[in-house]
A computed fold for a 70-nucleotide RNA from a marine eukaryotic metagenome, annotated as transfer RNA. The coordinates come from a structure-prediction model, not an experiment, and the mean pLDDT is 81. The RNAcentral record of the sequence draws on MGnify. It matches the Rfam family "tRNA". It is annotated as a transfer RNA.
RNA sequence: CGGUGUAGCUUAGUUGGUAGAGCACCUGAUUUGUAAUCAGGGGGUCGGCGGUUCGAAUCCGUCCACCGGC
Numbered sequence: 001c002g003g004u005g006u007a008g009c010u011u012a013g014u015u016g017g018u019a020g021a022g023c024a025c026c027u028g029a030u031u032u033g034u035a036a037u038c039a040g041g042g043g044g045u046c047g048g049c050g051g052u053u054c055g056a057a058u059c060c061g062u063c064c065a066c067c068g069g070c
Stems, first nucleotide, its partner, number of pairs: 001068005008023004017054001025041005047063005
């Protein structure tokens, strides 16, 4: 100096407008039972703080962590 930080994990969303998916987890159905399959459900202070705005994961400042460069 640059990049990344979003659910337990991997991540989408970065033209500002009620935050999604897959896997995992929970419940039920099915099965002699397990797995698989099907149906439903819970789970996020969007790294912290501050600012701009009617409204911020998104824009701006600063700090922290990690990765890379000089």